This is a predicted structure of a 139-nucleotide RNA (c-di-AMP riboswitch aptamer (ydaO/yuaA leader)) from Lysinibacillus odysseyi 34hs-1 = NBRC 100172. The sequence is in RNAcentral, with records from Rfam and Ribocentre. The same sequence occurs in records of 2 taxa. Its mean pLDDT, the model's own confidence on a scale to 100, is 77.
[in-house]
RNA sequence: AAAAUUAUAUGGCUCAAUCUCAUGUCAUGAGAACGGAGGAACCAAUCUUUUGGGGUUAAUUCUGCCUAGCAGAAGGGAUGAUAGACUCUUUCGCCAUCCUACCCGUCAGCUAACUUCGUCGGCUAAAGCGAAGGAGGUC
Numbered sequence: 001a002a003a004a005u006u007a008u009a010u011g012g013c014u015c016a017a018u019c020u021c022a023u024g025u026c027a028u029g030a031g032a033a034c035g036g037a038g039g040a041a042c043c044a045a046u047c048u049u050u051u052g053g054g055g056u057u058a059a060u061u062c063u064g065c066c067u068a069g070c071a072g073a074a075g076g077g078a079u080g081a082u083a084g085a086c087u088c089u090u091u092c093g094c095c096a097u098c099c100u101a102c103c104c105g106u107c108a109g110c111u112a113a114c115u116u117c118g119u120c121g122g123c124u125a126a127a128g129c130g131a132a133g134g135a136g137g138u139c
């Protein structure tokens, strides 16, 4: 100097998915916050109904194959700390690594009041280079 292995997870990332209180032989409720669905008038639609239709979401489209799937391409999405004082954060370009899923069940346009549901899961010792800003008001 390079490579590999191990450890350091009260740190960090994704997601709406966090926090608080109460009771209580550690589980059950309630609330706040964040997020979703249904649901008038008006408007929209004057049709489209198995060629089903619809919802959450980044998660769709196309092609091929040995077709309950697999592979590829396009499109969409996430991350990339130690950045030009410090903390947080937005956008753009290139590069790199990864993701591209589920649900309702024949049924739902929008939609005030109102009704109703979710707060799970998954990852991480890996980490680039530039440009243009915003907030805080510390040095």
Stems, first nucleotide, its partner, number of pairs: 011124004018032006033119006043109001052107001053104004060074006075100006085138001086136009